Notes: Predicted 3D model of a 122-nucleotide RNA (SAM riboswitch aptamer (S box leader)) from Polaribacter aquimarinus. NCBI's taxonomy places the organism under Bacteria, Bacteroidota, Flavobacteriales, Flavobacteriaceae, Polaribacter. It matches the Rfam family "SAM riboswitch aptamer (S box leader)". From the family's description: The SAM riboswitch is found upstream of a number of genes which code for proteins involved in methionine or cysteine biosynthesis in Gram-positive bacteria.

RNA sequence: ACGUUAUCACGAAAGGCAGAGGGAUUAGACCCUAUGAAGCUUUGGCAACCUCUCAAAUUUUGAGAAAGGUGCUACAUUCUACUUUAUACUGAACUUGUUUCAGUAACUAAGACAGAUAACAG
Numbered sequence: 001a002c003g004u005u006a007u008c009a010c011g012a013a014a015g016g017c018a019g020a021g022g023g024a025u026u027a028g029a030c031c032c033u034a035u036g037a038a039g040c041u042u043u044g045g046c047a048a049c050c051u052c053u054c055a056a057a058u059u060u061u062g063a064g065a066a067a068g069g070u071g072c073u074a075c076a077u078u079c080u081a082c083u084u085u086a087u088a089c090u091g092a093a094c095u096u097g098u099u100u101c102a103g104u105a106a107c108u109a110a111g112a113c114a115g116a117u118a119a120c121a122g
Stems, first nucleotide, its partner, number of pairs: 002122001003120006013043005021032003026081004044073003049069002051065006077114001082111003087105007094097001
């Protein structure tokens, strides 16, 4: 690297070095940035995946803790993209209506894909 499972609208910033980009990738949009980006580093903080305690239950659920291993600490994974459902508009068909089919539009909801993190396994 790849695989499985879980989570991803909550939460949590200051200093030093550095010096122009950054928000994963492609496209579009919207943002951050010389009042200092990325990166490295120090000290904090958040959270509760691993971990620990208790209770119920039977290997799951609930409550709590935070010493250690990770992680995170602008914006919803910043938003959209693909599919489905609901909606509106346009056109066509005939069985003439709460009809069917096709196309377009933006929005809502759900899902997929991709990604991030953790744990496990080889």